[in-house]
Order: sequence, then C1' cells, then structure tokens
RNA sequence: UACCCAUCAAGAGCAGGGGAGGGACCGGCCCUUUGAUCCUGCGGCAACCUGAAAAAGGUUUAAGGUGCCAAAUCCGCGAGAUGAGUU
Repeated sequence: UACCCAUCAAGAGCAGGGGAGGGACCGGCCCUUUGAUCCUGCGGCAACCUGAAAAAGGUUUAAGGUGCCAAAUCCGCGAGAUGAGUU
C1' cells in the first nucleotide's frame, strides 16, 4: 500500500503554549477572540489486541500496544475513522 473482518446513538477535561480558523472532503448544521483547531503536560474513558486472575469458554481487571475525551461517525450521500488479521 492492498484485501478482509468487527465496531462507530454509551463513556471520558483540566492546566500551559499559541492566536484564527475548525468540525476529513461536498451540502447542511454547528463550534470558536468568553481563545476554538493544534502542540505539550497531567488526568480520564473504553476494552480491539497482549498480559494477569491455573487451562478452554465466559467473566473480571486495566499492567502493556493502540484508540478516544463538543454535538449519533454532528446530520445526509458517496464515504470515512479505529482496531484485529493477511499480504
């Protein structure tokens, strides 16, 4: 990079930096100088993979690898995101 499978109406924010756009794209609708998006630190949520609870199933846990912490993936259509596996 490509293919395939699963999930996507639950849940979880503070501080510092910075200073204008942002919510992937299109349309809608929203967020944002009462400081967003983003970066860093800390905290938290969740449970896809690993680990632990003797083993399998189930369940619990949350140590490790990811992910996530405005709005139903914000809504709609193509689609997209994340994780596991194969290449």

This is a predicted structure of an 87-nucleotide RNA (SAM riboswitch aptamer (S box leader)). It was read from a public genome assembly, where an Rfam model found it. Its mean pLDDT, the model's own confidence on a scale to 100, is 81.